[in-house]
This record gives sequence, C1' cells and structure tokens, in this order.
RNA sequence: GGUCGGGUAGCUCAGUUGAGUCAGAGCGCUGGUCUGAAAAACCAGAGGUCGUCGGUGCGAUUCCGACCCUGACCA
Repeated sequence: GGUCGGGUAGCUCAGUUGAGUCAGAGCGCUGGUCUGAAAAACCAGAGGUCGUCGGUGCGAUUCCGACCCUGACCA
C1' cells in the first nucleotide's frame, strides 16, 4: 500500500439486512427487602451525542461518501 471484518452503557455484546411508538441484554454501579452483619437471592433505579464529519430524505444507530481507531489476511 491492497482486501475483508469490527467501533452501540464502566466491561462483554445483541439489534441494523427492508430507516419510523425500542436504543436493549448480561455483568458491574446505586438504593431497597432479607441478615446480628455480610454474601447470595429478589425488587427498583441511574448511566448512551450508536467512532467523527458530510450527503440523501418528512425522518438516519440503520442507506451513501470521506476520514479516524482497531483486528485478520495479502503484498
């Protein structure tokens, strides 16, 4: 340098194909119940400009383009 994949909550990841009343799960965190106190269990809650910037469109996490970061392979 080329090809392909990935970037979504603190962490690990779904969802996107075919745009719309859905932004989610588990773990973690906070509060509560329980306990002598904890752990476990149960209940509730907070936490996200969906990598960045543009384009299309009534509407973009989703489609298109460029760029950034990262992984594999080729050279």

Background:
This is a predicted structure of a 75-nucleotide RNA (transfer RNA) from an Acidobacteriota bacterium. The coordinates come from a structure-prediction model, not an experiment, and the mean pLDDT is 82. Its Rfam family is "tRNA". The family's RNA type in Rfam is transfer RNA. About the family: Transfer RNA (tRNA) molecules are approximately 80 nucleotides in length. Rfam links the family to the GO term triplet codon-amino acid adaptor activity. The RNAcentral record of the sequence draws on ENA.